[in-house]
Formats: sequence, C1' cells, structure tokens
RNA sequence: UGCGGGAUGGCGCAGAGGUAGCGCAAUCGGCUCAUAACCGAUAGGCCGCCGGUUCGAAUCCGGCUCCCGCCA
Repeated sequence: UGCGGGAUGGCGCAGAGGUAGCGCAAUCGGCUCAUAACCGAUAGGCCGCCGGUUCGAAUCCGGCUCCCGCCA
C1' cells in the first nucleotide's frame, strides 16, 4: 500500500432514517446514631472532522483523521 472493525456524557456500552438511551460514576434528598447498602430526584453527550442525499441523518453515500486487527 491492500482488506476488515471501531470513534456516541467522566467510564463501559446500546441505538441502523423521525427531537439520543441503559449501567456504573457524580450531585441533591430520603432511610440510619453514623457509614455503607437500598430508595427517589437532578445534571451531564448533537454522536471523530468536512461535504453530499433526504421534508428529516448518530443512522445512508463520499473524502479525511485517529485507534485495533489481518495479509504482504
């Protein structure tokens, strides 16, 4: 060079055309003499970047960047 996979809250992952969700973590409250556990609530991401298609794109198409793997 070639081929394949991946990039989504602090972390791990889902979501495959119709306003982005789960677990853990965080914050506040409840419970407790207190801590942990448990229960309730809140906040936090425009989805690696740039274009295209579409009424509408995290999702489809093209290019690029980075990471992992395979062949040479």
About this RNA: Predicted 3D model of a 72-nucleotide RNA (transfer RNA) from Sphingomonas sp. The sequence is in RNAcentral, with records from ENA. The source organism's lineage runs through Bacteria, Pseudomonadati, Alphaproteobacteria, Sphingomonadaceae and Sphingomonas. Its Rfam family is "tRNA". Gene Ontology term of the family: triplet codon-amino acid adaptor activity. The family's RNA type in Rfam is transfer RNA. About the family: Transfer RNA (tRNA) molecules are approximately 80 nucleotides in length. The coordinates come from a structure-prediction model, not an experiment, and the mean pLDDT is 83.